The part of an RNA shown here (small-subunit ribosomal RNA, 5' domain) has 522 nucleotides and comes from a Bacteroidales bacterium.

Context: one part of a larger RNA
RNA sequence: GGAUGAACGCUAGCGGUAGGCUUAACACAUGCAAGUCGAACGGGAUUUGAGUAGCAAUACUUAAUGAGAGUGGCGCACGGGUGAGUUACGCGUAUGCAACCUACCUGUAACUGGAAAAUAGCCCCCGGAAACGGGGAUUAAUGUUCCAUAAUGUUCAGGGAUCGCAUGGUUUUUGAACUAAAGCUCCGGCGGUUACAGAUGGGCAUGCGUGACAUUAGCUUGUUGGUGAGGUAACGGCUCACCAAGGCUAUGAUGUCUAGGGGGUCUUAAAGGAUGAUCCCCCACACUGGUACUGAGACACGGACCAGACUCCUACGGGAGGCAGCAGUGAGGAAUAUUGGUCAAUGGGCGCAAGCCUGAACCAGCCAAGCCGCGUGCAGGAUGAAGGCCCUAUGGGUUGUAAACUGCUUUUUUACGGGAAGAAUUCCCCCGACGUGUCGGGGAGUGACGGUACCGUACGAAUAAGCAUCGGCUAACUCCGUGCCAGCAGCCGCGGUAAUACGGAGGAUGCAAGCGUUAUCC
Numbered sequence: 001g002g003a004u005g006a007a008c009g010c011u012a013g014c015g016g017u018a019g020g021c022u023u024a025a026c027a028c029a030u031g032c033a034a035g036u037c038g039a040a041c042g043g044g045a046u047u048u049g050a051g052u053a054g055c056a057a058u059a060c061u062u063a064a065u066g067a068g069a070g071u072g073g074c075g076c077a078c079g080g081g082u083g084a085g086u087u088a089c090g091c092g093u094a095u096g097c098a099a100c101c102u103a104c105c106u107g108u109a110a111c112u113g114g115a116a117a118a119u120a121g122c123c124c125c126c127g128g129a130a131a132c133g134g135g136g137a138u139u140a141a142u143g144u145u146c147c148a149u150a151a152u153g154u155u156c157a158g159g160g161a162u163c164g165c166a167u168g169g170u171u172u173u174u175g176a177a178c179u180a181a182a183g184c185u186c187c188g189g190c191g192g193u194u195a196c197a198g199a200u201g202g203g204c205a206u207g208c209g210u211g212a213c214a215u216u217a218g219c220u221u222g223u224u225g226g227u228g229a230g231g232u233a234a235c236g237g238c239u240c241a242c243c244a245a246g247g248c249u250a251u252g253a254u255g256u257c258u259a260g261g262g263g264g265u266c267u268u269a270a271a272g273g274a275u276g277a278u279c280c281c282c283c284a285c286a287c288u289g290g291u292a293c294u295g296a297g298a299c300a301c302g303g304a305c306c307a308g309a310c311u312c313c314u315a316c317g318g319g320a321g322g323c324a325g326c327a328g329u330g331a332g333g334a335a336u337a338u339u340g341g342u343c344a345a346u347g348g349g350c351g352c353a354a355g356c357c358u359g360a361a362c363c364a365g366c367c368a369a370g371c372c373g374c375g376u377g378c379a380g381g382a383u384g385a386a387g388g389c390c391c392u393a394u395g396g397g398u399u400g401u402a403a404a405c406u407g408c409u410u411u412u413u414u415a416c417g418g419g420a421a422g423a424a425u426u427c428c429c430c431c432g433a434c435g436u437g438u439c440g441g442g443g444a445g446u447g448a449c450g451g452u453a454c455c456g457u458a459c460g461a462a463u464a465a466g467c468a469u470c471g472g473c474u475a476a477c478u479c480c481g482u483g484c485c486a487g488c489a490g491c492c493g494c495g496g497u498a499a500u501a502c503g504g505a506g507g508a509u510g511c512a513a514g515c516g517u518u519a520u521c522c
Stems, first nucleotide, its partner, number of pairs: 001522004006518005013374005019367002021332001026330003030327003035074003040071002047064007081285003090210008100202002105198008113147004123136005153178011183190002211257003218248003223245008260282004264275004287308005310321004338364001340363003346360001347358004377408004387399005414458005422449001428443007466511005471492003477506005487494002
């Protein structure tokens, strides 16, 4: 000199933009943060209409509506948070899978036949303080099961061709066995099953790179390899039985400490050094430890089970819970914000769609915490006023065009008026094409921000400057007070009676809605 997620002090007018718990991965009140589908299914509260009985209340039948709950499907493995752990194939980079998986999506081909048993729910009874649970009868499905059909599918056995990247790969052929499905519908479609391919996303493996310490020198027994088996989507000591005795290491094994990694960021002429907030990619974690289930995918943040610590409810028998989601609270700390709005846009989930959900996201609020921009007037004006300060030869200098005053302007502020873009789709209406439900065109409607941005009119200099420094480094000097005191100080140093260094004043210098100080990095 540059920089920062800064803090502290003094000060403070505005706008835009980006940023905002770095500490206790400490504990959390409350609300919200993941649902959706009636075009899969059975029931069904409520309300309305019609009919019958009844004096009526009301009861029954039927039609429509159809909440909440249930069965079922898809989603809940994403999005959002955090950086504890991890020096590791974790990350980065480059390859490989002749060792793999992939729901939804796309393409192609074919199929969608019959039958059955239950079970929630509803109803009845019971237990329990509650959480919740038990029993009886009965019922549906795109839930479950059985049979059929099916191959370019799978498995087994045999043969041929071809390629070689060891093991083998690819392709073709013969025979046998095995394996499917779901229907709904507003009649347009939407689905379901099997197979092959694509796309996307993942899994695994390998080369190279990726802290400190040798005041850590030896480490290792599933350890290193083999055979076989099991297991996995898949290879593999991944696991197991047996066999062999290997494997790593001074080019640093093992151990201890530290740490999420990268793109990047800051600095710098570069090489380097420091660093890993915000944004993007990857990884890991979700009170602590362990485990599996379901599923295309999890060993699952707002799922399950067990144990532990902690908190809460309790009728003492037993239960409930997990903000490192968004806000917010306490604590810690030098220090870090609203218990806000909207789904209008983008994106996501479900749905034929309407739509619903979305603390993702978009917005708004607070904070000078950074960067950028603007303003606090402009021009004239010498009696060089007064006052202050300094000098004094009594006159001068400086503040100083500064002020007053004159004229002008009006960004911003204030008042009033107008007022966006972001929106175009899905949907609705109309038209055209032909591929008959898609495409194209036209019309209407849809805005949280927000009466915001922006524009116009009116008034008026009106509403708006501070902070540090002035001995040298280093831009800027005098007076008074003080007298090694009080105090200053980044270094050198200053102060003991004339202090340009302390404190005040006048003046000056540098920056400026900021200026300084501290901390940290280069």